Source information:
A computed fold for a 72-nucleotide RNA from Vicugna pacos, annotated as transfer RNA.

Formats: sequence, structure tokens, C1' cells
RNA sequence: GUAUAUAUAGCUCAGUGGUAGAGCACGUGCUUAGCCUGCACAAGGUCCUGGGUUCAACUCCCAGUAUCUCCA
Repeated sequence: GUAUAUAUAGCUCAGUGGUAGAGCACGUGCUUAGCCUGCACAAGGUCCUGGGUUCAACUCCCAGUAUCUCCA
């Protein structure tokens, strides 16, 4: 340089155009003499950035940024 893929919660990852979720972690409460475990609850999001299409976009299109991989 070329091609492809990925970007969503603190971490690992789902998400079929119609109000964005799970597990783990963190916090609170219950349980325990206490810790661990278990149970319940809560918090935590500029869905990489900027445009476009659409009544409506994490989702479709374009460009850009970063990263992984292949080729040279």
C1' cells in the first nucleotide's frame, strides 16, 4: 500500500429499523458470632466520530479514527 473484520456498562460479550440487555466485578440489604457462600435490590451507557436515508437508526449507506488478521 491492498483486502477483510471489529468498535455497545469497569471487564467479557449479546442485541432481526420501533423506549439497550446478560454474566462477572463494584455498592446496599438479608442471611452468619464473623468471613466465605447463597438470596434480593440498586447503580453504572454521548451504542468509536461526523454526515446521509427513514415517521423512527446500535441496526441500513458514505467518510474518517483506532485495533486484529491476510496479501504484497
It matches the Rfam family "tRNA". It is annotated as a transfer RNA. RNAcentral holds the sequence, with entries from Rfam.